Annotation:
This is a predicted structure of a 325-nucleotide part of an RNA (large-subunit ribosomal RNA, domain IV) from a metagenome. The coordinates come from a structure-prediction model, not an experiment, and the mean pLDDT is 87.

Context: one part of a larger RNA
RNA sequence: ACCUUGUUAAGGAACUCUGCAAUCUAGCCCCGUAACUUCGGGAGAAGGGGUGCCAGCGCAAGCUGGUCGCAGUAAAUUGGAUCAACCGACUGUUUACCAAAAACACAGCAUUGUGCGAAGACGAAAGUCCAAGUAUACGAUGUGACACGUGACCAAUGCGGAAAAAUCAAGGCAAGAUGUUAGCGCAAGCAAAGCUUCGAACCUAAGUUCCCGUGAAUGUCGGCCGUAACAAUAACGGUCCUAAGGUAGCGAAAUUCCUUGUCGGGCAAGUUCCGACCUGCACGAAUCGUGUAACGAGUUGACCGCUGUCUCAACAAGGUGCUCA
Numbered sequence: 001a002c003c004u005u006g007u008u009a010a011g012g013a014a015c016u017c018u019g020c021a022a023u024c025u026a027g028c029c030c031c032g033u034a035a036c037u038u039c040g041g042g043a044g045a046a047g048g049g050g051u052g053c054c055a056g057c058g059c060a061a062g063c064u065g066g067u068c069g070c071a072g073u074a075a076a077u078u079g080g081a082u083c084a085a086c087c088g089a090c091u092g093u094u095u096a097c098c099a100a101a102a103a104c105a106c107a108g109c110a111u112u113g114u115g116c117g118a119a120g121a122c123g124a125a126a127g128u129c130c131a132a133g134u135a136u137a138c139g140a141u142g143u144g145a146c147a148c149g150u151g152a153c154c155a156a157u158g159c160g161g162a163a164a165a166a167u168c169a170a171g172g173c174a175a176g177a178u179g180u181u182a183g184c185g186c187a188a189g190c191a192a193a194g195c196u197u198c199g200a201a202c203c204u205a206a207g208u209u210c211c212c213g214u215g216a217a218u219g220u221c222g223g224c225c226g227u228a229a230c231a232a233u234a235a236c237g238g239u240c241c242u243a244a245g246g247u248a249g250c251g252a253a254a255u256u257c258c259u260u261g262u263c264g265g266g267c268a269a270g271u272u273c274c275g276a277c278c279u280g281c282a283c284g285a286a287u288c289g290u291g292u293a294a295c296g297a298g299u300u301g302a303c304c305g306c307u308g309u310c311u312c313a314a315c316a317a318g319g320u321g322c323u324c325a
Base pairs, nucleotide, nucleotide: 002319003318004317005316006315007314008313010311011310014309019306027051028050029049030048031047036041038145052067053066054065055064056063057062068072080304082302083301084300085299086298087296088295092104093103108143109142110141111140112139113138114137120129121128122127146291147290148289149288151221152220153219156218157217158214159213160212161211165209166208167207171203172202176198177197179195180194183190184189222240223239224238225237226236249283250280261277262276263275264274265273
């Protein structure tokens, strides 16, 4: 020097990506306890006080008196607290061995399939699971407690329905034709039956086309120009395109490029944070929207307490190591 510990003047986060780490706090009894809230909670909120031993009294809880110490949960065990914002409702689950989370799950909600030899799944099959269940059941998909809501578009892609029409396979029926040759003919050639190789028209399923429906199906949800008695802005008008042009709500957001946007708050000073604004590069309604008590080894900001994190380092103990024996 290093490792593991202990103590520290004055200051007290000035350290640092970040109070990381380490302190502080701590048991039991009494008092007291806010916003908010789903009325259960929040809550051990916060914040105070007490605590040993001896004697007397008392059934006990305890009361009164005395007494020692710096200190009485005397050692050990043993919550730091608060205010806001985001995400996820919650308890739970997960990358065994770099990620525990805002990811997964979840109760709830919705859609869809399935009438029982169910649908679905495994299996050439037999058979089995579902289920010794029967639509208040089972399978699949999405969303994810609760509260308030869930807008427009069926043009495309799916899915469902469907009388007619168009298209359309194998097949059916089969006109006709090719090859062969009994026969006929002087020859050129014609040519029955059979066999063979083709084969028009006609009949004919699903599917597709066509038509209708369907968004808690996959998805999509516009430009340009002008206009009000300063200026600015545009309730208003015009025009083009579309299947329809983003409704409510939220919004520099886990989404905002420009951007450290602008204003306000907090600080002496704040690219973070909180509250607003809206010019949303590129939010938006079950790929859910917006809120939300409780909860969280989640993320972010602030504050009190506390401290060797630091100003700035010092001392001590044990160990590793090294040297000598």